[in-house]
Molecule: small-subunit ribosomal RNA
Organism: metagenome
RNA sequence: AGAGUUUGAUCCUGGCUCAGAACGAACGCUGGCGGCAUGCUUAACACAUGCAAGUCGAACGGGCUUGUAGGGCUUGCCCUACAAGCUAGUGGCAGACGGGUGAGUAACGCGUGGGAAUGUACCUUUUGGUUCGGAAUAACGAUGGGAAACUGUCAGUAAUACCGGAUAUACCCUUCGGGGGAAAGAUUUAUCGCCAAAAGAGCAGCCCGCGUUAGAUUAGGUAGUUGGUAGGGUAAAAGCCUACCAAGCCGACGAUCUAUAGCUGGUCUGAGAGGAUGAUCAGCCACACUGGGACUGAGACACGGCCCAGACUCCUACGGGAGGCAGCAGUGGGGAAUAUUGGACAAUGGGGGAAACCCUGAUCCAGCAAUGCCGCGUGAGUGAUGAAGGCCUUCGGGUUGUAAAGCUCUUUUGUCAGGGACGAUGAUGACGGUACCUGACGAAUAAGCUCCGGCUAACUUCGUGCCAGCAGCCGCGGUAAUACGAAGGGAGCUAGCGUUGUUCGGAAUUACUGGGCGUAAAGGGCGCGUAGGCGGUAUCAUAAGUCAGAUGUGAAAGCCCUGGGCUUAACCUAGGAGGUGCAUUUGAUACUGUGAAACUAGAGAUCGAGAGAGGAAAGUGGAAUUACGAGUGGAGAGGUGAAAUUCGUAGAUAUUCGUAAGAACACCAGUGGCGAAGGCGACUUUCUGGCUCGAUACUGACGCUAAGGCGCGAAAGCGUGGGGAGCAAACAGGAUUAGAUACCCUGGUAGUCCACGCUGUAAACGAUGAGCGCUAGAUGUUGGUGGAGGAAUCCAUCAGUGUCGCAGCUAACGCAUUAAGCGCUCCGCCUGGGGAGUACGGUCGCAAGAUUAAAACUCAAAGGAAUUGACGGGGGCCCGCACAAGCGGUGGAGUAUGUGGUUUAAUUCGAAGCAACGCGAAAAACCUUACCAGCUCUUGACAUGGGGAUUAUGGGGACCAGAGAUGGUCCCCUUCGGUUCGGCCGGGUCCCACACAGGUGCUGCAUGGCUGUCGUCAGCUCGUGUCGUGAGAUGUUGGGUUAAGUCCCGCAACGAGCGCAACCCUCAUCAUUAGUUGCCAUCAGGUUAAGCUGGGCACUUUAAUGGAACUGCCGGUGAUAAGCCGGAGGAAGGUGGGGAUGACGUCAAGUCCUCAUGGCCCUUAUGGGCUGGGCUACACACGUACUACAAUGGUGGUGACAACGGGAAGCAAAAGGGCAACCUUUAGCCAAUCCUUAUAAAAACCAUCUCAGUUCGGAUUGUCCUCUGCAACUCGAGGGCAUGAAGUUGGAAUCGCUAGUAAUCGCAGAUCAGCAUGCUGCGGUGAAUACGUUCUAGGGCCUUGUACACACCGCCCGUCACGCCAUGGGAGUUGGUUUUACCUUAAGCCGGCGCCUUAACCCGCAAGGGAGAGAGCCGACCACGGUAGAGUCAGCGACUGGGGCGAAGUCGUAACAAGGUA
Repeated sequence: AGAGUUUGAUCCUGGCUCAGAACGAACGCUGGCGGCAUGCUUAACACAUGCAAGUCGAACGGGCUUGUAGGGCUUGCCCUACAAGCUAGUGGCAGACGGGUGAGUAACGCGUGGGAAUGUACCUUUUGGUUCGGAAUAACGAUGGGAAACUGUCAGUAAUACCGGAUAUACCCUUCGGGGGAAAGAUUUAUCGCCAAAAGAGCAGCCCGCGUUAGAUUAGGUAGUUGGUAGGGUAAAAGCCUACCAAGCCGACGAUCUAUAGCUGGUCUGAGAGGAUGAUCAGCCACACUGGGACUGAGACACGGCCCAGACUCCUACGGGAGGCAGCAGUGGGGAAUAUUGGACAAUGGGGGAAACCCUGAUCCAGCAAUGCCGCGUGAGUGAUGAAGGCCUUCGGGUUGUAAAGCUCUUUUGUCAGGGACGAUGAUGACGGUACCUGACGAAUAAGCUCCGGCUAACUUCGUGCCAGCAGCCGCGGUAAUACGAAGGGAGCUAGCGUUGUUCGGAAUUACUGGGCGUAAAGGGCGCGUAGGCGGUAUCAUAAGUCAGAUGUGAAAGCCCUGGGCUUAACCUAGGAGGUGCAUUUGAUACUGUGAAACUAGAGAUCGAGAGAGGAAAGUGGAAUUACGAGUGGAGAGGUGAAAUUCGUAGAUAUUCGUAAGAACACCAGUGGCGAAGGCGACUUUCUGGCUCGAUACUGACGCUAAGGCGCGAAAGCGUGGGGAGCAAACAGGAUUAGAUACCCUGGUAGUCCACGCUGUAAACGAUGAGCGCUAGAUGUUGGUGGAGGAAUCCAUCAGUGUCGCAGCUAACGCAUUAAGCGCUCCGCCUGGGGAGUACGGUCGCAAGAUUAAAACUCAAAGGAAUUGACGGGGGCCCGCACAAGCGGUGGAGUAUGUGGUUUAAUUCGAAGCAACGCGAAAAACCUUACCAGCUCUUGACAUGGGGAUUAUGGGGACCAGAGAUGGUCCCCUUCGGUUCGGCCGGGUCCCACACAGGUGCUGCAUGGCUGUCGUCAGCUCGUGUCGUGAGAUGUUGGGUUAAGUCCCGCAACGAGCGCAACCCUCAUCAUUAGUUGCCAUCAGGUUAAGCUGGGCACUUUAAUGGAACUGCCGGUGAUAAGCCGGAGGAAGGUGGGGAUGACGUCAAGUCCUCAUGGCCCUUAUGGGCUGGGCUACACACGUACUACAAUGGUGGUGACAACGGGAAGCAAAAGGGCAACCUUUAGCCAAUCCUUAUAAAAACCAUCUCAGUUCGGAUUGUCCUCUGCAACUCGAGGGCAUGAAGUUGGAAUCGCUAGUAAUCGCAGAUCAGCAUGCUGCGGUGAAUACGUUCUAGGGCCUUGUACACACCGCCCGUCACGCCAUGGGAGUUGGUUUUACCUUAAGCCGGCGCCUUAACCCGCAAGGGAGAGAGCCGACCACGGUAGAGUCAGCGACUGGGGCGAAGUCGUAACAAGGUA
């Protein structure tokens, strides 16, 4: 510090996710030791048991025990005195600390800094005092009540308990006269106490400034409320309380209300700013079962005190009582989850005490827990045959791996034994025989977890087969998974490792530091203006902001730095620094603020001109439409793609004249004008707003922006009343259509118009807030002003309005003085998509609705700009038998053949739009053959290797069983090669065991190779350069031209490659060479005839080498080019005809059954052999062909002219036989020689048939034959005779062909024993037509749009149906909470009364009285409770609304292309 994820790819926006750190954690697997920390985050839920606050006998009276001494005697008891100890009670101090918890609290609660009107026990200092009396009371005793808790009566008693008097200053009160107010002793000799006053320290109370969560879908709150006076009250200021008076006080700088929350030092994270958090430790606060209350006290409204009420629990004799773990342990419960009913007061501290000492679950320790941090160990060295085993393998090896074993060492840890602390500054040690030290023993006691597709370090095999599963995101898994599970190996961390949860970070993803708003989310529809924010030039003053210095504070701990102590570290400890803050104070005065007084550049004002659909009202005008009236006229009109509805003989449409009504204002008219926006368009008048220019001697910052607020605000809509010609939602009808609730047509009502009122929204758009300043230009146009010129016009300047363009900006597109540039000020708005601009609530509205505006849930994207393709019922250009023009077919018939389907034991398999279907198959009777049935073999029909036997091996024949394979028997011929003579070597055969053979079994979606197709279409790319952030572009586009990316020109491109073309073959012409098997012109011979013979190589021809054609020449055209058109010459003319040749790629195209091959599968079978059957089936459908339907023909006769080929298990002449297929026989030929081969057929000539189902057509069938072959039944071909079906030119539709082509005619060959209508070739005869590119299908180039990229066979919307999920409404119902009014009122304080009671003081001899106190009663206040109401929150709820998600559902096709109606 970044990374992954939207796309075919790119840049951007933007969310989601990851890598880091942390934790009071939990869970899973694992677990050796030690140190230091930490340990109910949930139920402030309920608690059994024990302990957690006592102490003082030196305050007091008593009691008990013991001892000593004495006495009495009943000799084990009593009494007395003294001493010691213990002790319930009275009394004192402490129980307000310490310890726990975080419910409440949004508050002066906390933090920080200040303040004045206070109190203070114990402690310290100082001064002074400590006197005289009195009356009670508990304990105890007696006697009662009660189950208990507890309690009554009587008698008597002490004090440092209580009361009175005296004295009293510096104390308090005061009307300044005065008044009030104290004490306590103990003990025995020194202290501890007591009282008053002053001061200190510490502690506590109160007040104030500032800071302190979220919500405005909480906007008004408040009656003791705000202030005053008087009184009361408190330790103390104060509405703290009461009475009266006034009406204030708080609030947009967020009051009130609601929700949540203890606050802080700090902690975690972060570069920081920040964000999150508030366990342990420390400070403060609050609370103690819930609510209320006071008492005591220095201090409490009191955790282990009291009273009352409530809930709960327990005891009970039913009468009544007791209790409060949020102290330490512990229990139940809750929960994912958190420890021992331990030891000790040894230390530190606290309470009491004079002290000893006692108490102390504070504390110090121990126990439990890997909960965290830190440290250590589980051994070290050597050791290659690179052991065995595992795993992988290309079978060679590699890896685990120096790892192990082995050898040599060590002993941290551990065990055993011995010694043995510090903590204690005198005694005292729970920890603890602990830490630590020494010795002995022995490698001994000690390694796991997660991960290995990318992010992210680390890879293979097997299993599984969209299953099981994984997953943080992207995503893996559908038979070769580095992603699942296992193993081997590896990576990382390590006594831990992973997972989950939470926080910060990354996230500049709330942006102060540090973001944005034209199109990605985002500028308010527009203006006026309030608060607020900001604000021109110069001077003086001030010093609030600002800056500097100083002082105080900012607790300790923590963080940081430097030291020190535990072996180190964690940890502990000392000192320092820091603490951005607050307050006080002293200065500075540039800037901001404030005050004063100025200025004129901003703003305004005055005067003079100017333009304008700016606004409002009234009036006026013409054209047109429609209606009505009248005339002419006579059959249609209207409307459409085509029609119909509609109007019209009752006279339409058309035409002429007239009348009426309403609405809108042609031309001018212009990216022209005006207005803030919405918007404004005939003319005239009136009223009225704003703007611009020019001038100026005026005012003097008066300005800008603008939350709330107020106003304006298209269309549609609403209300009331008018108006209504045209147009026209709804509606009706006609069409279209599968449907058509649409598009089109005919009608037509609201509405559109006017007046008044409401609504307040629009793609209210420049998708661009307002204002000011600055930053190159060019060129239009509108309105002014100045200048030049005779004018046209030009120059300058101000204000508008456009286009292009530099810098700059931008993701790009683009913007660019009218900014989206550079800056300042203010406002509005945004923070992933969907849910949703929706629900609820509020406000507004008559309603429609508007405005404000969420959440649950769900997805990993949604989106912007640009790129390359593909596509378009977008555009332009071009091509080709693509259409058109023609010729002939297919589709109808019969047959052949292939396919589908069906059938079957099997009908083997493959091929499937074009590009499967006379295809693989250039030959299925057996074989082929892969299929079926049956029989049969198991190292196998075939290959290699081992062992053994044999060398009698090979061939032929016969017989038996059998369907045959096979098995058995017999006979005949022959007896492998080499040799060192050894069954020694090689070979053959047989037997045995195992490795293996074998598979036309699967996967063409694992593959190679080969092939088809687009397409013989003209395209496909690269290097360098340039442009672009980039994908990419350029080149390859453009203007011409071509069959062609062919060539020329131009051009930020210049070149190059694969394709095109050419080079190759063939045909057409010529030459040369060569003439046999070919040929025969000339010469000769010779025949019935024939190159037959001599001879020749001229010609034909054969087959080799060359020539020839290149737009080369001429004319025209074109741009002077490329080229095109025409012509000449030429056998051939513009690639001369044909062939071979197939770019980058596409279709997961075809083929595992040609071959090869990975993986999987079978192995007495999915392999091998054999016989028979099947591939040949047959209601049917399709493709491809053949033959026809006839006279351009059939039949018969006469009888002419080819080429390519083939031939030895062959072609076969001639001759003979047969009606024929064919047979018999054998000349020739291994081929320019012989054969096929002959008469090639059509054509031609002659004859006949005469338009018929025929002398057309030949299917089908019968019968007799021929040939091949082991075999012709299933199932071959051919012949003779007989038979003589459909068919009379073929619906929709569709195919081929542009010249030696179509059409037509025959011939040959491959395969092959036989079998050709198929296929591949060959020649003969030999046309028609092409105006042209509108249309159909296809292709190429350019351009355009796109929401497509699996690429239009694309994408995608909504209803309905089904399932699941969350949510709104909902008659109501349940609960919580807040609040109002009233009622009731416990305990208690306060006030009043107080006939009853009453020790101290006073009066009195006494009785008694007084003061004071108390019970009791009354009153005010008040918790709980009750009644009635209101608000708010939550749960449930029949039914209901929409929403989201879900695999292949239904209906349509709304959007994306002109998406077929933009």